[in-house]
C1' cells in the first nucleotide's frame, strides 16, 4: 500500500459505476480516433410492531446526465401480535401508540438562482453568505360514518 480476518461506528433520492458525457496526458502530419488515468452520475420533505415473500416502493423542487445500469431500503402482499369499531367472545373492517372520510386553522425544505472563498492543470469539488418558492405528510377545532352473531344490566 495491497490482501485476508475479527471488532466497532456509518444510510435510506441511500451506496456503488462498466453503458454514457466530459477533463488531461501521450500515440497519430493534423484530424477521426485510440490507450493511460481521473471527473459526473438525486435537491430536500415524509416513511420502520415481528417473521416471510416481492421489486420500477410516497411526495413534490429542479430541468443539459436526476440519462443508463448494479445493489440495497422504512413501500407493497401474507401470516402472527396489538389499536379502534363493542362490557365479553366469534366472524369481519380499518389500521400499527394505532379505524375513515369531509371543511377549516396551523406547522412545514433543500437544491436549483446570485455572490464570496477555498482546493485542483483542468473537468470539478468542499465551505460560507444571500434572497425565496412546495407537494405527500404531521397537529387541532368542528362534522359525517364503522358491521353480523352469541352472551350479557351494558354498542
Nucleotide at each position: 500500500u495491497a490482501c485476508g480476518a475479527a471488532g466497532c461506528g456509518u444510510a435510506a433520492g441511500c451506496g456503488c459505476c462498466u453503458g454514457a458525457g466530459c477533463u488531461a496526458g501521450c500515440c497519430c502530419a493534423a484530424a477521426a480516433g485510440g490507450c493511460u488515468a481521473g471527473c459526473u452520475g438525486a435537491c430536500g420533505a415524509g416513511g420502520u410492531g415481528g417473521g416471510g415473500g416481492u421489486u420500477u416502493a410516497u411526495c413534490g423542487a429542479g430541468g443539459a446526465u436526476u440519462c443508463g445500469g448494479c445493489g440495497g431500503a422504512u413501500g407493497c402482499c401474507c401470516c402472527c401480535g396489538g389499536g379502534c369499531c363493542u362490557a365479553g367472545g366469534g366472524c369481519g373492517g380499518c389500521u400499527c401508540a394505532a379505524g375513515c372520510c369531509c371543511c377549516g386553522a396551523g406547522c412545514g425544505a433543500a437544491a436549483a438562482c446570485c455572490g464570496c472563498c477555498a482546493a485542483g492543470u483542468g473537468a470539478u469539488u468542499g465551505g460560507c453568505g444571500g434572497a425565496a418558492c412546495a407537494a405527500u405528510g404531521c397537529u387541532u377545532u368542528g362534522g359525517g360514518c364503522a358491521g353480523c352473531c352469541c352472551u350479557u344490566a351494558a354498542u
Molecule: glmS glucosamine-6-phosphate activated ribozyme aptamer
Organism: Selenomonadales bacterium